About this RNA: Model confidence (mean pLDDT): 83 of 100. A computed fold for a 476-nucleotide part of an RNA from Avicennia marina var. rumphiana, annotated as small-subunit ribosomal RNA, 3' major domain. The source organism's lineage runs through Eukaryota, Viridiplantae, Euphyllophyta, Gunneridae and Avicennia marina. RNAcentral holds the full RNA, with entries from SILVA. It matches the Rfam family "Bacterial small subunit ribosomal RNA". Its family is annotated with structural constituent of ribosome and ribosome in the Gene Ontology.
[in-house]
Context: one part of a larger RNA
RNA sequence: UGACAGGGGCCCACACAAACGGUGGAGCAUGUGGUUUAAUUUGAUGCAAAGCGAAGAACCUUACCAAGGCUUGACAUGCCGCGAAUCCUCUUAAAAGAGAGGGGUGCCUUCAAGAACACAGACACGGGUGUUGCAUGGCUGUCAUUAGCUUGUGUCGUAAAGUGUUGGGUUAAGUCCCACAACGAGCGCAACCUUUGUGUGUAGUUGCCAUCGUUGAAUUUGGAACCUUGAACAGACUGCCGAUGAUAAGCCAGAGGAAGGUGAGGAUGACGUCAAGUCAUCAUGCCCCUUAUGCCCUAGGCGACACACAUGCUACAAAGGUCGAGACAAGGGAUCGUGAUCCCGCGAGGGUGAGCUAACCCCAAAAACCCAUCCUUAGUUCGGAUUGCAGGCUACAACUCGUUUGCAUGAAGCUAGAAUCGCUAGUAAUCGCCAGUCAGCCAUACAUCAGUGAAUUCGUUCCAAGGCCUUGUACA
Numbered sequence: 001u002g003a004c005a006g007g008g009g010c011c012c013a014c015a016c017a018a019a020c021g022g023u024g025g026a027g028c029a030u031g032u033g034g035u036u037u038a039a040u041u042u043g044a045u046g047c048a049a050a051g052c053g054a055a056g057a058a059c060c061u062u063a064c065c066a067a068g069g070c071u072u073g074a075c076a077u078g079c080c081g082c083g084a085a086u087c088c089u090c091u092u093a094a095a096a097g098a099g100a101g102g103g104g105u106g107c108c109u110u111c112a113a114g115a116a117c118a119c120a121g122a123c124a125c126g127g128g129u130g131u132u133g134c135a136u137g138g139c140u141g142u143c144a145u146u147a148g149c150u151u152g153u154g155u156c157g158u159a160a161a162g163u164g165u166u167g168g169g170u171u172a173a174g175u176c177c178c179a180c181a182a183c184g185a186g187c188g189c190a191a192c193c194u195u196u197g198u199g200u201g202u203a204g205u206u207g208c209c210a211u212c213g214u215u216g217a218a219u220u221u222g223g224a225a226c227c228u229u230g231a232a233c234a235g236a237c238u239g240c241c242g243a244u245g246a247u248a249a250g251c252c253a254g255a256g257g258a259a260g261g262u263g264a265g266g267a268u269g270a271c272g273u274c275a276a277g278u279c280a281u282c283a284u285g286c287c288c289c290u291u292a293u294g295c296c297c298u299a300g301g302c303g304a305c306a307c308a309c310a311u312g313c314u315a316c317a318a319a320g321g322u323c324g325a326g327a328c329a330a331g332g333g334a335u336c337g338u339g340a341u342c343c344c345g346c347g348a349g350g351g352u353g354a355g356c357u358a359a360c361c362c363c364a365a366a367a368a369c370c371c372a373u374c375c376u377u378a379g380u381u382c383g384g385a386u387u388g389c390a391g392g393c394u395a396c397a398a399c400u401c402g403u404u405u406g407c408a409u410g411a412a413g414c415u416a417g418a419a420u421c422g423c424u425a426g427u428a429a430u431c432g433c434c435a436g437u438c439a440g441c442c443a444u445a446c447a448u449c450a451g452u453g454a455a456u457u458c459g460u461u462c463c464a465a466g467g468c469c470u471u472g473u474a475c476a
């Protein structure tokens, strides 16, 4: 100087407390372990692995396994020979592949050649999702958006080091003020960026308002006040008043204000820690394979199932279920797309195919909610697992292994032990919409979006984590 302490002091945060809702019990979905298997490819393993890589495994993907094949190779460059190339037919085959036949002559041209492409050959090579993340780059997680981490000069000490960075206040903050052998500076903090909340002028189409007309539309005309949408600007700074404080920094209350003390979100992650993660994004050293650990193809597997764990969904009901009627969003996507209208079908869906390259048309119905009906405390009109039959859709293909519709079936489950998680406001809880990936979809996931909309916070004694100062130490 650090590290440690069932030492001390100060502080902080959904850390505890207070409140609300969960997980742990049930069924199912997904991931992991284990077991099984020809293979169940692989990585990730306390927090910081386990709805994670994977924003989507029927084939492909695919890395695994079985069988069948290829060997300068599926891919790149170089050399030589031959032929333009694409194409068509036949045999064999599960396909890949192997074998045979036919047709065809292009571009450029100095008529030698050349370019592109195909085939054959010998080598240089090429290839490897093979190994090592404990050889590495890059990227990422984590402590932690915690308030820290350092340095120049000076000074003190024999030196390691100290000081500054400590102390008194204060802050979300090493934020700021004051003091001080320190005076400055850098990386962090904050601000600059972005979204949202208010207003001003400006601009009005496809949006808004009015008008013409109508069962409903196509459509006519006018306006720029409102709504809204763009780009531009203003606005918040403890600026003003009072109390308090050390006359400071600040803190408390108030006014005005759409917003008040960081207004609310996001992006932004210091020095470093964990030989943390990734050689399977990519790049790359060494090592290893080279008629195979490379490449092609068919089928299978990644979807197995006594069990254990993790994350979720649906419930156990009356704040409910059911049937009928009615209302109100935001943000997205769309031309190999979205698909209105009409017809058929109980329905999934099928036929038709208008409009839309989108503030125009479409997806599109928002759902919780409100009004009214029945149910009356039951394993039920709760709950929907499981199973049977009959269908639809996508796709060469739906058996292993897709999703969805109708009818029938109607399991466990009556609020869950020890334990444990989230959350402080438009938050929790609850309710739906939509996108990406995508032919289809195992999405109950993930990422946005809006609707309804609480309770509680005495406080810091305790639990666990972190920061600063200090004490001790036979530890480094």
Stems, first nucleotide, its partner, number of pairs: 001476002003473003007470005015460002020422004026314008034305002042053002064300001066298001068296003073125001077124002079121001081119001083117001087102006107114001126290003130287001132285001136283002138278003141274001143272001148187006154163002166179004193266004198234003202230003208223003237260001240254001242252001244250001303442001320375002324371001326369001332363002337356002342351003382413001387408007429452002432449001